[in-house]
RNA sequence: UCCGAUAAAGGCAAAUCCGUCGAAAGACGGAGACGCAAAGCUACGGGUCUAACUUCCACGUGGAACAAGACCGCCGAGCCGCCGAAG
Numbered sequence: 001u002c003c004g005a006u007a008a009a010g011g012c013a014a015a016u017c018c019g020u021c022g023a024a025a026g027a028c029g030g031a032g033a034c035g036c037a038a039a040g041c042u043a044c045g046g047g048u049c050u051a052a053c054u055u056c057c058a059c060g061u062g063g064a065a066c067a068a069g070a071c072c073g074c075c076g077a078g079c080c081g082c083c084g085a086a087g
C1' cells in the first nucleotide's frame, strides 16, 4: 500500500411514529435500528424522483421537462479520514 477480522475503541442510522419546513420529491429535530468500513464531504458524469413557479404541447381539471428542485443509504468519479488480525 492493497485488503477488511465473529478484533477493540468509537461512529452513522433504513422502515415506521411524532413535531417543524416545503406545492411536492424531500429536509431538519426527537424516538427507533434495517443495515453500513467511508452510510464522511462534493450533484462532477450517469441514474431515479418532484412539478408550485417556468417553458412547451393540448386548451379542460391534463401532459412533457431544456432550464428548476431533491436524492451521495442507486452506480461511478474527486477530496478527506478511524482501527490493524490474517494474507
Stems, first nucleotide, its partner, number of pairs: 002087001003084002011036002016031006034073001040079003044076003047071004054065004